This is a predicted structure of a 1396-nucleotide RNA (small-subunit ribosomal RNA) from an uncultured bacterium.
Its Rfam family is "Bacterial small subunit ribosomal RNA". Gene Ontology terms of the family: ribosome and structural constituent of ribosome.

RNA sequence: GAACGAACGCUGGCGGCGUGCCUCAUACAUGCAAGUCGAACGCGGUCUCCCGCCGCAAGGUGGGAGGCUGAGUGGCAAACGGGUGCAUAACACAUGGGUAAUCUGCCUUGGAGUUGGGGAUAAGCCCUCGAAAGGGGGUCUAAUACCGAAUAACAUUUCGGGCCGGCAUCGGCCUGAAAUUAAAGAUGGCCUCUGCUUGCAAGCUAUCACUCGAAGAUGAACCUGUGUCCGAUUAGUUAGUUGGCGGGAUAAAAGCCCACCAAGACUCCGAUCGGUAGCCGGCCUGAGAGGGUGUCCGGCCACACUGGGACUGAGAUACGGCCCAGACUCCUACGGGAGGCAGCAGUAGGGAAUAUUGCGCAAUGGCCGCAAGGCUGACGCAGCAACGCCGCGUGGGGGAUGAAGGUUUUCGGAUCGUAAACCCCUGUCGAGAGGGACGAAAGGUCAACCCGGAAAUACCGGGUCGACUUGACGGUACCUUUAGAGGAAGUUCCGGCUAACUUCGUGCCAGCAGCCGCGGUAAUACGGGGGGAACAAGCGUUGUUCGGAAUUACUGGGUUUAAAGCGCAUGCAGGCGGGAAGGCAAGUCUGGUCGUGAAAUCCUCCGGCUCAACCCGGAGAAUGGCGCUGGAAACUGCCUUUCUGGAGUACGGGAGAGGAAAGUGGAAUUUCCAGGUGUAGCGGUGAAAUGCGUAGAUAUCUGGAAGAACACCGGUGGCGAAGGCGACUUUCUGGCCCGAUACUGACGCUGAGAUGCGAAGGCUAGGGGAGCAAACAGGAUUAGAUACCCUGGUAGCCCUAGCGGUAAACGUUGGGCAUUAGGUGUUGGUUUCCGACGAGGAGAUCAGUGCCGCAGCGAAAGCAUUAAGUGCCCCACCUGGGGAGUACGGCCGCAAGGUUGAAACUCAAAGGAAUUGACGGGGGCCCGCACAAGCGGUGGAGUAUGCGGUUUAAUUCGACGCAACGCGAAGAACCUUACCUGGGCUUGACAUGCUUAGGACCGGAGUGGAAACAUUCCUUUCCCGCAAGGGACCUUUGCACAGGUGCUGCAUGGCUGUCGUCAGCUCGUGCCGUGAGGUGUUGGGUUAAGUCCCGCAACGAGCGCAACCCCUGUCCUUAGUUGCCAUCGGGUAAAGCCGGGCCCUCUAAGGAGACUGCUCCGGGUAACGGAGAGGAAGGCGGGGAUGACGUCAAGUCCUCAUGGCCCUUACGUCCAGGGCUACACACGUACUACAAUGCCCGGCACAGCGGGAUGCAAGACCGCAAGGUGGAGCCAAUCCUUAAAGCCGGGCUCAGUUCAGAUUGUCGUCUGCAAUUCGACGGCAUGAAGUUGGAAUCGCUAGUAAUCGCGGAUCAGCAGGUCGCGGUGAAUACGUUCCCGGGCCUUGUACACACC
Repeated sequence: GAACGAACGCUGGCGGCGUGCCUCAUACAUGCAAGUCGAACGCGGUCUCCCGCCGCAAGGUGGGAGGCUGAGUGGCAAACGGGUGCAUAACACAUGGGUAAUCUGCCUUGGAGUUGGGGAUAAGCCCUCGAAAGGGGGUCUAAUACCGAAUAACAUUUCGGGCCGGCAUCGGCCUGAAAUUAAAGAUGGCCUCUGCUUGCAAGCUAUCACUCGAAGAUGAACCUGUGUCCGAUUAGUUAGUUGGCGGGAUAAAAGCCCACCAAGACUCCGAUCGGUAGCCGGCCUGAGAGGGUGUCCGGCCACACUGGGACUGAGAUACGGCCCAGACUCCUACGGGAGGCAGCAGUAGGGAAUAUUGCGCAAUGGCCGCAAGGCUGACGCAGCAACGCCGCGUGGGGGAUGAAGGUUUUCGGAUCGUAAACCCCUGUCGAGAGGGACGAAAGGUCAACCCGGAAAUACCGGGUCGACUUGACGGUACCUUUAGAGGAAGUUCCGGCUAACUUCGUGCCAGCAGCCGCGGUAAUACGGGGGGAACAAGCGUUGUUCGGAAUUACUGGGUUUAAAGCGCAUGCAGGCGGGAAGGCAAGUCUGGUCGUGAAAUCCUCCGGCUCAACCCGGAGAAUGGCGCUGGAAACUGCCUUUCUGGAGUACGGGAGAGGAAAGUGGAAUUUCCAGGUGUAGCGGUGAAAUGCGUAGAUAUCUGGAAGAACACCGGUGGCGAAGGCGACUUUCUGGCCCGAUACUGACGCUGAGAUGCGAAGGCUAGGGGAGCAAACAGGAUUAGAUACCCUGGUAGCCCUAGCGGUAAACGUUGGGCAUUAGGUGUUGGUUUCCGACGAGGAGAUCAGUGCCGCAGCGAAAGCAUUAAGUGCCCCACCUGGGGAGUACGGCCGCAAGGUUGAAACUCAAAGGAAUUGACGGGGGCCCGCACAAGCGGUGGAGUAUGCGGUUUAAUUCGACGCAACGCGAAGAACCUUACCUGGGCUUGACAUGCUUAGGACCGGAGUGGAAACAUUCCUUUCCCGCAAGGGACCUUUGCACAGGUGCUGCAUGGCUGUCGUCAGCUCGUGCCGUGAGGUGUUGGGUUAAGUCCCGCAACGAGCGCAACCCCUGUCCUUAGUUGCCAUCGGGUAAAGCCGGGCCCUCUAAGGAGACUGCUCCGGGUAACGGAGAGGAAGGCGGGGAUGACGUCAAGUCCUCAUGGCCCUUACGUCCAGGGCUACACACGUACUACAAUGCCCGGCACAGCGGGAUGCAAGACCGCAAGGUGGAGCCAAUCCUUAAAGCCGGGCUCAGUUCAGAUUGUCGUCUGCAAUUCGACGGCAUGAAGUUGGAAUCGCUAGUAAUCGCGGAUCAGCAGGUCGCGGUGAAUACGUUCCCGGGCCUUGUACACACC
């Protein structure tokens, strides 16, 4: 995707045609479904008519005819039609044959006949039993019922003869003899014949029926070739079994049955057994091959409550017959009886589920009948069900203010949408009204005519024409007409597959889901809305089948590594098989106006319903198959003959750890034994210990014993089928290779079963036992250590005889043959040439064994004449992972176990090869204060500061390894401030616009209050314009709105951190690869560097590196005040203080300089490196700025911006006070110390970066001091402005100190509205811990560390923080093994949120 006898959910207008218990072959109430014939027969009832008798009549009684009717005798039917699919794996079915082994009622054709008798019986009547069902006895009676007799053949049987045919028995035809066998009448008409003779009949005639035999048609029976499901975890089955002779039975052959005889029959080409199943035409699917299926329709079979049995009959072993048994149900007077819906309806039950207890025999068909006609739940119709298929409709045209409304929005709009409204039309279906069929023709009756039988105008049969008569459906189809857009649309879906997108809600909840997968606060995937897509009176879901699926592969697959080659060989069956000739014709091919392959269905062309679905008829095609027959002989097969190339045999050589047995040997080890020397250890390990040793070990020497294994040679060397085989000798023995000739003549290949061999370990029995060594013991290791390490040590490993039968038994590659480029080793043989007939070399060839490699193959890796290439033959094996090589069963084994070998259940994968990364207690190369070498710290103390925690009304928030924690904070007493408590405001503290009212704003005064705020009062506008009015500003009213440090850094922008100043990250084109991707970028060197050089299927390019920029180091030029002062002059106590000068320093602008430029050496005449010269500086001089592609959902919504969400008299805003400063603790970062390289006191010296106007502030004075008073000078190279360590001198003398300064008391200073919570500083007093710091850990490679002070920002005040500045000024680096981080190459990977 298609399909369905479907079911379920939602929905549902009409019609046509079909279809409708798939489950319980469960049980059934009720009605109906098989009767008919009076023209076979007798009897009864009833009605009508006629006749007779009685009677006045009513009426009674007897007889006859006719109609209707009841049961009975008899005939035919009931064996059909209708239902179901239980059984059945079978001659049941399909198809093709056979019957020379058969039967056939009714029907057709033609032949012969139908004579003459008899005795009963049912019904009826009488009696009787029984509840009933149903009987019993007596008596009467008919027949087309029954029974003899007659006749009879072309019938049957037996015995003969002849002809033809065939298939063994035999068949057909002709003919002779003998025996046997039949019947029924009914009805109509008539008087021609016969009898009586009006007329009727036993007569005649017509029709129907009856009997015998022949033939046909139809139906049935039996036999048979072929086909027809699954299981081998079913391998053997069978005694009437297989066959024979004889008999019986049957319509008929036959072990169908029986007696006897023989011992057969079936089976791996699957018997037997088990399971399942009605079979087919067909139907569904599929390109086909195939797969699935067997409902409706048609053919066959089987069954009829279950099982068995026969009877009747042409036919049954009989659905609506009988008998017996059983179960069940019902009736019963308990004695006994009745019943069989798998017929049509219907009921119960079961079930997801399947209809009316309808109408009619009008048609078609059936049974009966002479017929009329009767019967017919077959059938024709109707009803129910969208169950299916088909058709139709639910309106058409116009209509933009693109209405209202919904939805959405970036607020502009967009969309539903010409959709609606509105205007103009139409009239299907449905509704109303009217008309109104086809299906109907037969048959029958009547009339007329014709023909036949006949004596016939009667009668009967046939025919023609006319009239009359028959419709369940149904007043239906159809037609006309009326009104009128009026009554008629849903379902599923919208993440991808797969056509269709948005909003809200929800927040891993609720839910969705066919697979992948959605949902954890922005869900196109859940639920609602809007919109859209698809199909449409349906749409979805579920189930089932086929397809896609080449995913069982016949068409049409595979097995080195994905599942899959048996461990290896020998070999029966089987499969396959070399060249030539002849024959046969089984396979094969081809032909036939050959047979069959039913019809229906499907297909083609016509036809009928308005179309279609559907249906009828006709024609065709098809029916792939089977059979008959003619032909061909290439191929396969079979037979015969032949060949040598395949295969083999003989002969001559050759190599070899091939196998078996017996024997022999040496080295060594080791161990053991004996002896000698010798003394305290040995042994063992990462380190040890157990162990051995003073009873003498280890070590060393001599001799002896024992067992096992065979160094060197030895080699991707050899041999073997594989397992496997390694000292030497002998014996026995298998295979292989080469060479040249002869012989056999396809003898071959493979190989299911079967048989043999088969490492190690294991088992049985007996030996052996040096060493090694499972188990075991001990010692270590460890958190533990049933291990790895150590000391010991038993089975076992060895031999003999058996068992076992498995391995990563691997080349993970079955065997054979052929064929398809090469190159290079090596082993064994043969051979040619060269060489000296040598050693040896070069070549050819055969057989093995390796490597490389083309085509080709392969998913790739790879394979590649030793194929995994190309072909042929045979075998084995595979079909997602797990369960599981498990269970059960069988077989084998002493056991262990082996072999064969499932299922339930479960998963959405398991797996192969390769790619890019990441990772590795993998490898190689190389960097970095990474380690090492050093110096100083942190970790201990006190304090400061930040964080955690705790506490709190609040202790606002963020930051959390490096890369949070003196971080945001370049400075929390109020403010800041976001937090808490309390008091207030509500268009608001702030912006814009509109609007109301008023007035300037400002300013001043008062009351309440902590303030904010509330409230009262005073004063008061400006601009334009004549005015009205407008505008500006402020206050105020109302509305839009403001506002939010509220949430989400995982919705974001921007900015930042980090890897990392690491050397990397990419692109274009080309090339390689199926592809991911690779190459370039790898390699050899070199560098700080993907820096450069060389090479290279790459060639180039970009972002990074470097350089360009800034500071600094040297010099030059320019300029010379506020800077400087060499020379000249002046001057001071002193001083560039002054004139002057710009030399120097300096300042700040420009330039120079350094580039491996030069020399030598190394290197490849390279890049580059090393050394040196010169130079202020040398190999990027030092420092800064500068941060690739990216990573960490890193950080920040509290800088700012911003989507979404949330608050709106509060989560906004104002104010006061408090808090952010809390304190048992823990951590980070700092400061100060612990002292003598120090501390204190006095004196003396030398900087740089910078800052300064609500500012920096000198001298002077006051104060012990902080500081104060005061104010010169400075808008600053001018003033503020003194550096400190240091140097000189003095004191201290190792002490908790003249170290250290916390803490506390008290008195002060300064800032500020205000220092209580909570500032800094000063004086006096106090004087804590601390004596160099555990594990651990940090920084630094030179003007660096260390140490010393100075300045700035922030700032009213507050610096131990931070950002800068200068002074003094070291030590060490052997080196890259290790720790950490990083770069490149390579390798492994079962990792990819990537080793946390």